[in-house]
Molecule: Bacterial RNase P class A
Organism: Phenylobacterium sp. Root1277
RNA sequence: CCAGACGGCCGGGCGAUCGCGGUUGCCUUGCGGCAGUCGAGGAAAGUCCGGGCUCCACUAUGACAUGGCGGCGGGUAACGCCCGCCGGGGGCGACCCCAGGGAUAGCGCCACAGAGAGCAGACCGCCCCGGUUUCGACCGGGGUAAGGGUGAAAGGGUGGGGUAAGAGCCCACCGCGGGCCUGGUGACAGGAACGGCAUGGCAAGCCCCGCCAGGAGCAAGACCGAAUAGGGAUUCCGCGCCCCGCAAGGGGUAGGGCCGUCAUAGGCCUGAGGCGUCCGGGUAGGUCGCGAGAACCGUCCAGCAAUGGGCGGUCCAGAGGAAUGAUCGUCGCGCCCGUUCGCGGGCGGCACAGAACCCGGCUUACAGGCCGUCUGGUCCA
Repeated sequence: CCAGACGGCCGGGCGAUCGCGGUUGCCUUGCGGCAGUCGAGGAAAGUCCGGGCUCCACUAUGACAUGGCGGCGGGUAACGCCCGCCGGGGGCGACCCCAGGGAUAGCGCCACAGAGAGCAGACCGCCCCGGUUUCGACCGGGGUAAGGGUGAAAGGGUGGGGUAAGAGCCCACCGCGGGCCUGGUGACAGGAACGGCAUGGCAAGCCCCGCCAGGAGCAAGACCGAAUAGGGAUUCCGCGCCCCGCAAGGGGUAGGGCCGUCAUAGGCCUGAGGCGUCCGGGUAGGUCGCGAGAACCGUCCAGCAAUGGGCGGUCCAGAGGAAUGAUCGUCGCGCCCGUUCGCGGGCGGCACAGAACCCGGCUUACAGGCCGUCUGGUCCA
């Protein structure tokens, strides 16, 4: 220098003016004004996991159902997250990927191709015997699974011996199996001997084993609480007359109201409750929940690390359908044009995105840029 791997960080800077939200102080009867100060993110997103908090349910424990998780050890408030390690796979390598328990508990499935796909099988081929023969071969019987072919997968692999041809039939090595020994907390690794090799795969099909899980969610929930209407209690005022009925009640009528106004006639409604005070529930509305915490910064210690602990410092949006913005100048960046290579001009406002109870993760989106460690190649010393 080229190509790459992994980890971390930034993601416009400064100034001026105008504006918006929170909060503190002062002024103001009040509306409000002035000044100070603070005001989005690494993902605020998806709402996929795990918690805090709140209410409901529940004596405790267990079982069943349902859902999730699944190598081992550690971290954590907890996790399906993180760290370290083991095993398997990929890469020359740095490094990356893995739903990574159980297939002799049981059920189910294994498409297409192929002769045969699960208590396996013989299409081509190879070999032996018999027969026929036009000497090319064909037919019948039997043996075999080495070779070819099909397939994701064909009942260990390579080599040798052996045989008519073959075959763990026999042998060596590799693989495999159960037990043993050694090391490791463990997953597991290594070793010697033995066994001739057996039950092929799929559990992200059901299932089995182990572990975890009560349900809703800040519109959770708590407090204060009008006006109006309705409920209860009570003071005061009112509740005429006739008939039926023991009563409750019913019928009629005087009276009252309405049909724009007045009079008359007629019709309809009403014909017993009304004003005030107090109490209780709910609604509108208000306050809290709601920002000092699994916080952030620096440093030291323990640990390979995740992480934990000590010390010092800092206060850092809060809310309600929702403020966090705009303009100008300048610098940076990107693109275009010109260039006397010094630079000048123009354009782009310039990635993804926008808190709403909070926190830890995961996932997804992201223009451009910076830093560190490492790998492979090449050149130079």